[in-house]
RNA sequence: UUCUUAUCUAGAGAGGCAGAGGGACUGACCCUGUGAAGCCUCGGCAACCGGCUGAUUCAUGCACGGUGCCAAUUUCAGAGGAAGGCGAAAGCUGUUCCGAAGAUGAGAG
Numbered sequence: 001u002u003c004u005u006a007u008c009u010a011g012a013g014a015g016g017c018a019g020a021g022g023g024a025c026u027g028a029c030c031c032u033g034u035g036a037a038g039c040c041u042c043g044g045c046a047a048c049c050g051g052c053u054g055a056u057u058c059a060u061g062c063a064c065g066g067u068g069c070c071a072a073u074u075u076c077a078g079a080g081g082a083a084g085g086c087g088a089a090a091g092c093u094g095u096u097c098c099g100a101a102g103a104u105g106a107g108a109g
Base pairs, nucleotide, nucleotide: 001109002108003107004106005105006104007103008102013042014041015040016039017038021031022030023029025078026077027076028075043070044069045068048066049065050064051062052061053059054058074101080097081096082095084093085092086091
C1' cells in the first nucleotide's frame, strides 16, 4: 500500500512540555490562548486477536499479553431509492432504507 471480513447511536481524562491549530476529504456546524496539533507520565474504557476460565465449538466470565479508543452518533450531510410536506413551476424540505467514503480489529498478498 492492496484485497477479504466483522464492528462503528454504548463506554472511558488528569498532569507536564509545547504554543496555533483541530474535528480524514468537501460543505455545514463545532472545539480551541479558560491553551489546538504533537510528545511524555499516570489513569481509565472496551473486549477485536492471543491467553485463562466455564461450558462443549459456544460465551453470559477474567483483563495477563498484542492492538484500539477516552468532545459532539463515524459531529451532520455527500450517490441512489421509498412514501410524504411546501410550491404555478423550477425547486426546497423533514423522515426512512440502502450505499459510498472513512476508522479500528483479524486474516491474506
SAM riboswitch aptamer (S box leader) from Halobacillus halophilus, 109 nucleotides, folded computationally.
The coordinates come from a structure-prediction model, not an experiment, and the mean pLDDT is 84.